[in-house]
RNA sequence: GCCCGGCUUUAGGGGUAUUCCGCCAGGAAUUGAGAGAGUCCCUUUGAACCUGACGCGGUUGAUACCGCCGUAGGGAAAAGUCGAGCAGUCUGC
Numbered sequence: 001g002c003c004c005g006g007c008u009u010u011a012g013g014g015g016u017a018u019u020c021c022g023c024c025a026g027g028a029a030u031u032g033a034g035a036g037a038g039u040c041c042c043u044u045u046g047a048a049c050c051u052g053a054c055g056c057g058g059u060u061g062a063u064a065c066c067g068c069c070g071u072a073g074g075g076a077a078a079a080g081u082c083g084a085g086c087a088g089u090c091u092g093c
Stems, first nucleotide, its partner, number of pairs: 001086002004083007011043004017030005049074003055068004
């Protein structure tokens, strides 16, 4: 110096479904990191998230609930510090 990872700070991106009860407000159940909710998740080695998609197969009380699609297309960053690796330079033996 490059690269990978952890942490910190400051920025930024994202989703919020299904069913039941209720006049409303709201409450409960299911899945999940997260159900307008917690700094919850993600930030280019980017499946956080969106498009394809009122997609296809399976499951369920129901649902992106599980899988395919997906070596498809998009998609938001910088600094500092610590550690591992690689390369170069200097010095010593």